[in-house]
RNA sequence: CGGCAUGUAGCUCAAUGGUAGAGCGGUUGUCUUAUAAACAACAGGUUCUAGGUUCGAUUCCUAGCAUGCCGA
Numbered sequence: 001c002g003g004c005a006u007g008u009a010g011c012u013c014a015a016u017g018g019u020a021g022a023g024c025g026g027u028u029g030u031c032u033u034a035u036a037a038a039c040a041a042c043a044g045g046u047u048c049u050a051g052g053u054u055c056g057a058u059u060c061c062u063a064g065c066a067u068g069c070c071g072a
Stems, first nucleotide, its partner, number of pairs: 001071007010024004018055001026042005048064005
């Protein structure tokens, strides 16, 4: 310098263009002499950034940023 992939909750990951979810983790409660486990509830999101298309974008398009891989 060129090409490709990825970017969503604290972590790991889902989500056919139509209300952003799950597991783990966190908090509270129940249970227990107590802890753990189990069960229930709750909190937690500028979906990397800026534009474009669309009635509507996590999703499609463009540019950029970050990370990883390959090539030179």
Molecule: transfer RNA
Organism: Parcubacteria group bacterium ADurb.Bin305